[in-house]
RNA sequence: CUCUUAUCAAGAGAGGCGGAGGGACUGGCCCUUUGAUGCCCGGCAACCGACGAACUGAUCAUUCGUUACGGUGCCAAUUCCUACAAAGUUUGAAAACAACUUUGAUAGAUGAGAG
Numbered sequence: 001c002u003c004u005u006a007u008c009a010a011g012a013g014a015g016g017c018g019g020a021g022g023g024a025c026u027g028g029c030c031c032u033u034u035g036a037u038g039c040c041c042g043g044c045a046a047c048c049g050a051c052g053a054a055c056u057g058a059u060c061a062u063u064c065g066u067u068a069c070g071g072u073g074c075c076a077a078u079u080c081c082u083a084c085a086a087a088g089u090u091u092g093a094a095a096a097c098a099a100c101u102u103u104g105a106u107a108g109a110u111g112a113g114a115g
Base pairs, nucleotide, nucleotide: 001115002114003113004112005111006110007109008108013041015040016039017038021031022030023029027081028080042075043074044073047071048070049067050066051065052064053063054062079107084104085103086102087101088100089099090098
């Protein structure tokens, strides 16, 4: 980097360093010198691991639980909203435009597995 698969509405500091930008991308809308991004400390959490239980003749698998000790991850706003498609609602004589709602897709993030 590519593929497969699961999850993405919860959770997490009034600390230190440091100094201007940041929220992936589009359009918005936001956060920032009342110091952002980043690093350190601190914290959150159960995806993998570990341990236990249920099920089974037994093992695997599955489900449930415990654990932050090991491997990751995460700590403004739903993945901040949105981008493409479909359906519906409102306005309107109708269509278009516009606003809104829902669903799906795409993209992205993270874990696990494979190349």
Source information
This is a predicted structure of a 115-nucleotide RNA (SAM riboswitch aptamer (S box leader)) from Halobacillus salinus. The coordinates come from a structure-prediction model, not an experiment, and the mean pLDDT is 80.